This is a predicted structure of a 1511-nucleotide RNA (small-subunit ribosomal RNA) from a Dehalococcoidales bacterium.
It was read from a public genome assembly.
Model confidence (mean pLDDT): 82 of 100.
Rfam family: Bacterial small subunit ribosomal RNA.
RNA sequence: AAAUCAAUUUUUUUGGAGAGUUUGAUCCCGGCUCAGGAUAAACGCUGGCGGUGUGCUUUAUGCAUGCAAGUCGAACGAGCCAUUUCGGUGGCUAGUGGCGGACGGGUGAGUAACACGUAAGUAACCUGUCCUUAAGUGGGGAAUAACUCUGAGAAAUCGGAGCUAAUACCGCAUGUGGUGAUGGUGGUAAAGCAUCAUCACUAAAGCCUUCGGGCGCUUGAGGAGGGGCUUGCGCACGAUUAGCUAGUUGGUGAGGUAACGGCCUACCAAGGCAACGAUCGUUAGCUGGUUUGAGAGGACGACCAGCCACACUGGGACUGAGACACGGCCCAGACUCCUACGGGAGGCAGCAGCAAGGAAUAUUGGGCAAUGGGCGAAAGCCUGACCCAGCGACACCGCGUGGGGGAAGAAGGCCCUCGGGUUGUAAACCCCUUUUCCCGGGGAAGAAUAAUGACGGUACCUGGGGAAUAAGCCCCGGCUAACUACGUGCCAGCAGCCGCGGUAAUACGUAGGGGGCGAGCGUUAUCCGGAUUUACUGGGCGUAAAGCGGGCGUAGGCGGCCUUUCAAGUCGGAUGUGAAAUCUCCCGGCUUAACUGGGAGGGUGCAUUCGAUACUGAUGGGCUAGAGUGCAGCAGAGGGAAGUGGAAUUCCCGGUGUAGUGGUGAAAUGCGUAGAUAUCGGGAAGAACACUAGUGGCGAAGGCGGCUUCCUGGGCUGUAACUGACGCUGAGGUCCGAAGGCGUGGGUAGCAAACAGGAUUAGAUACCCUGGUAGUCCACGCAGUAAACGAUGGAUACUAGGUAUAGGGGGUAUCGACCCCCUCUGUGCCGAAGCUAACGCAUUAAGUAUCCCGCCUGGGGACUACGGUCGCAAGACUAAAACUCAAAGGAAUUGACGGGUGCCCGCACAAGCAGCGGAGCGUGUGGUUUAAUUCGAUGCAACGCGAAGAACCUUACCAGGGCUUGACAUGUUGGUAGUAGCGACCCGAAAGGUUAGCGACCUGUUAAGUCAGGAACCAUCACAGGUGCUGCAUGGCUGUCGUCAGCUCGUGCCGUGAGGUGUCGGGUUAAGUCCCAUAACGAGCGCAACCCCUGUUGCCAGUUAUUUUCUCUGGCGAGACUGCCCCGCAAAACGGGGAGGAAGGAGGGGAUGAUGUCAAGUCAGUAUGGCCCUUAUGCCCUGGGCUACACACACGCUACAAUGGGUGGUACAAUGGGUUGCAAUGGAGCGAUCCGGAGCUAAUCCUUCAAAACCAUCCUCAGUUCGGAUUGCAGGCUGAAAUUCGCCUGCAUGAAGUCGGAGUUGCUAGUAACCGCACAUCAGCACGGUGCGGUGAAUACGUUCUCGGGCAUUGUACACACCGCCCGUCACGUCAUGAAAGUCGGCAACACCUGAAGCCGAUGAGCUAACCUCAUUUAUGAGGAGGCAGUUGUCUAGGGUGAGGUCGGUGAUUGGGACGAAGUCGUAACAAGGUAGCCGUAGCGGAAGCUGCGGCUGGAUCACCUCCUUU
Repeated sequence: AAAUCAAUUUUUUUGGAGAGUUUGAUCCCGGCUCAGGAUAAACGCUGGCGGUGUGCUUUAUGCAUGCAAGUCGAACGAGCCAUUUCGGUGGCUAGUGGCGGACGGGUGAGUAACACGUAAGUAACCUGUCCUUAAGUGGGGAAUAACUCUGAGAAAUCGGAGCUAAUACCGCAUGUGGUGAUGGUGGUAAAGCAUCAUCACUAAAGCCUUCGGGCGCUUGAGGAGGGGCUUGCGCACGAUUAGCUAGUUGGUGAGGUAACGGCCUACCAAGGCAACGAUCGUUAGCUGGUUUGAGAGGACGACCAGCCACACUGGGACUGAGACACGGCCCAGACUCCUACGGGAGGCAGCAGCAAGGAAUAUUGGGCAAUGGGCGAAAGCCUGACCCAGCGACACCGCGUGGGGGAAGAAGGCCCUCGGGUUGUAAACCCCUUUUCCCGGGGAAGAAUAAUGACGGUACCUGGGGAAUAAGCCCCGGCUAACUACGUGCCAGCAGCCGCGGUAAUACGUAGGGGGCGAGCGUUAUCCGGAUUUACUGGGCGUAAAGCGGGCGUAGGCGGCCUUUCAAGUCGGAUGUGAAAUCUCCCGGCUUAACUGGGAGGGUGCAUUCGAUACUGAUGGGCUAGAGUGCAGCAGAGGGAAGUGGAAUUCCCGGUGUAGUGGUGAAAUGCGUAGAUAUCGGGAAGAACACUAGUGGCGAAGGCGGCUUCCUGGGCUGUAACUGACGCUGAGGUCCGAAGGCGUGGGUAGCAAACAGGAUUAGAUACCCUGGUAGUCCACGCAGUAAACGAUGGAUACUAGGUAUAGGGGGUAUCGACCCCCUCUGUGCCGAAGCUAACGCAUUAAGUAUCCCGCCUGGGGACUACGGUCGCAAGACUAAAACUCAAAGGAAUUGACGGGUGCCCGCACAAGCAGCGGAGCGUGUGGUUUAAUUCGAUGCAACGCGAAGAACCUUACCAGGGCUUGACAUGUUGGUAGUAGCGACCCGAAAGGUUAGCGACCUGUUAAGUCAGGAACCAUCACAGGUGCUGCAUGGCUGUCGUCAGCUCGUGCCGUGAGGUGUCGGGUUAAGUCCCAUAACGAGCGCAACCCCUGUUGCCAGUUAUUUUCUCUGGCGAGACUGCCCCGCAAAACGGGGAGGAAGGAGGGGAUGAUGUCAAGUCAGUAUGGCCCUUAUGCCCUGGGCUACACACACGCUACAAUGGGUGGUACAAUGGGUUGCAAUGGAGCGAUCCGGAGCUAAUCCUUCAAAACCAUCCUCAGUUCGGAUUGCAGGCUGAAAUUCGCCUGCAUGAAGUCGGAGUUGCUAGUAACCGCACAUCAGCACGGUGCGGUGAAUACGUUCUCGGGCAUUGUACACACCGCCCGUCACGUCAUGAAAGUCGGCAACACCUGAAGCCGAUGAGCUAACCUCAUUUAUGAGGAGGCAGUUGUCUAGGGUGAGGUCGGUGAUUGGGACGAAGUCGUAACAAGGUAGCCGUAGCGGAAGCUGCGGCUGGAUCACCUCCUUU
């Protein structure tokens, strides 16, 4: 829109997409950025053709040259040329005259305005040419250009004298008419309208002719088209522009204009405009439209079209129908040019073109053929309007650069896991086509025709030729379609946002490949969109930005119930308009499209008119539910003034009394023997009012608290007498307004900024202490701000409840009060629906709605600067920009952290024992040294660690000498034949070099070392090799938190979500162990158990020379489970006690180490990516070093002695090990050890006498009979080798050390401590390590504190997670900006002076043709009217002077601000941030800041009170 009665159905058309980025993660707020479209564009790379458009956006800058407005001889005289039959005819032109030049063309400087748009008005007007119509066109006159003569001048040009014409000029006549006056009539809202009468004034021009007429001219009327003026509405920003205005507003008279009008002038009045934004400033031509958008809107105003304005800048008029005139005039100014220096000339914002500017914008082209314009009777002339062409991918549109086939998937490139993949049917090759291109032929329409085509030999048609002439640009981390290699190594670079790059870059550069678009592609700029991010459609304000500190109240906005009338708003119909072009739809023309023709629609607006009357409004009448008044009661720290009271503090006086007091974490300063503090009595003064006291009361807020009196405001309850909407809100305005502060004058007890001193401290301008001044108090003024907070504007209505409390009222009950119920007002808490991002709010709304006001629009800069207002000042109010960042922020979540809290555990502390730290020595480390002192490990968790054992080796380090396919592996190719191998001699430190000699092996084969092959060797090429780097590229392994009890999942449920629940709570445990409870139910990895050793016992077997027992070894069993009893707890789990038992609540010990953390450790154990070395960073050798030594630390050993040491004697183990070995008995030696070798491949033999202990004896408290370092001598052992650098023995020597500062370690029972033994490594070397047994304690009240850990909770600005974050000064660099002595410039206005041209006016004695009058010598004179020059007045452009205003530039210096990997000082904030923080104010201080006063919670923790919920 159509159909349908309707419900509803059908058809057509139109129609709105998001993403990235704040966080560890989440939701929200919020900004930034991107994807789209567009352009009068420019730049980079590239570029085949055609069509249609379009092209100085910048300096309204300056312009060379040419052209852009002329035409008419049918208005006129004259001149010239041609021709002539001499009659004339034709043509040209300077001038007079007419028309045009006011159009067309350009530009957008100015203009915020009736400029423009739209709709009206003009009864207030004009209009050449054109059309229609009425009437007329008679008769005269005087001049003047041209021309001639002449003068001035360089020129431009000008002057004098003389002649002449007209459609040029001037009188006269006529008057259809017109105009004016007077008087009537009609008519209007109003007239200067129409009409009648009278009077006055008022026109004209001719030319041509075929003689028919034509073209003109004059006066009217009408029309068309054009214009002037007026009005409503619409039309940018700024209030950091709030007042503006003297011709200003109005009136009257005169003037002026085509016309109204302060348009102008004189006088009179004092008005006019403005918060609905005047004035001023800034910006700007306006519109149709263009672009974007779903739309509403936003931005823009190129081309085309309408209007306006301008024409070098400013002013002015003239002419004319029309101008105050782009290619006219005058003047002034600037600039340029000419000049003879006296003067002159000019105006491209017309078309081309030049210069300059700029990122940037074209030819000094053709033609009047078409369309249109001027003149002309016409022919025609003119026309840079216009039509065409040229240049530019500048835009839009169309076409092409070939089509089909073609796998050996060619070559080449790139990648590769080396297999292959990809480029890729792509190419080559075969077949085909000819748009485009080249050559040739024909050839338009556009023309209306008698003629006439610039475009143009163009479009188009046609023949031939040949794949021929024709592809690039951007991108490939996400957004966003598209991935690999190499190079580079926080460099070079990229980047729209987030962000890439520090050696494996899909993000840089290159290449291959891919994606997108395509004669273009990217970039930049600008606009709209996305952005609901200014929100009318369509947002918000408790905590994110945002409610004025509070009231009263003006304007304004909004407003109760019933009713009358009107019809302004509102709604509907009609009419007019809304130019064309544009837009949409349909149809048509160019081959298509762009482009273009025709038709229709739309054009949301405005105006007029008719109608409707519900609502709003206006008007009249009424009502009482809103509001107010009255009457009767009630409560109260409401306000103001005056008076008054007691307690306490301090001070003064006096008494008692004596050495301290005071203060702190601890002290000190201070006070006190001149008598304090303490105590008693008396006195003085000021300030504040204990208890009552209460999330109690009152007030608008700030705020208000002893008591009494006076004055006074408001509220509540009840009643329903009165008024009758009188109401709500409230921009400006005005009043009140804590604390601090200021002024004047008082007052000053206490307290206390500043200040002083004492402490603390690295410092301490602080926290603490002792003092102390302003101030705090009063009076009167000022100031006007606070976290002035409920971070919540006011009013009204509605929407479950419960409970507490304050003040009233009513009902019931009662003798009365209480109790109980209902209700109004206030103040709290909990909570339903609903809302909210969440937290939370929830009848006291942040719910549902209406009205009004205020405020917000990313963070910082900035509660700032400048300006203004106010203030005595401090300062308050109002309030930007440059620049900079990609965030800033809210709520909630999980962690982590806290000098937060609670609970719990641990040799964590405490209680004990033994130590370390002091000495000497050993070992390790740091440091130092060195040729080298190889490397690694570095808080716990490196430091007797890697190393279970460095004289050579090891060995990686250093010096020197050597080797180069290598000490070792594999492969390719070729070779060697007495080859591999063994190897005397020589050189050498060795490695190595040279080389005589000896001399093979395997397979096949041959007469045969004869041949072939293997192995071997030589050479070559691949490669080996590296303890070289990176543990921050890795695997694996390990340490640590921690043997701590935790870490998770599935399903369900809760939450928008991160996430939570489970896993929390009450008990209990070693334990997330178990029980109970429970929106959770289950499960997994951890815990525990299963495994090993040990303690008791049974059976079997074994070993021992033997044996039933016993012991021992091995195997299989038993046993312990809170099973039994009592008690506690909750009838549980569990705990306490007891019995029995070898063992009792996990019996003791070991192995076993969850999810994860530390870029923890290790590339030197091995493995391994990448990089690096390759006659060396590889390999071999000799010697040296790892063993150094002023020193520091760590871990040990031995001691310091009598619980001991020496000597002698007497006992008792266990684990292990042993043939390259353990080694007995025996012998030698003081001894280490040696000789020798039985036995043992091990329950058999050996190691192997354990030592502490016990018995006896000596030592008697000392540097010793302690202690054993150090050193000397002599030996032994291992080993090629003991010097650097081994261990042991004997003799001698006999150091420090007399129990160890601060601090610190281990250990809870067969443990600590003490004692020895064995083993691994190992030729040798043990104070270390790993094991073994022997002797064998003390203590634990307990969890306040230290450390570590677990759980819960709380705060957080942390999340790299407190080794976090972060503030301010100072120093350095860069940037923008404010102030500033000044200085320079722009703009507009003002006062005064001067004042061109010009209009208007005055004068005009000078000059003067027409007309009039007079005169006469009748062509002259005089006079007049009129005119002109000149002079002058008003106005006025411009100039000058002056004082200001305003804006901008610059400015020594100066202020703060922003930004900047590693600067300085501190530590302010975030946790109770270590003094809770913050707000206002004042003082002070290097700085953050500190302190005082008042306020806030947006403060943690603990306790108490109150309230709520539940029982």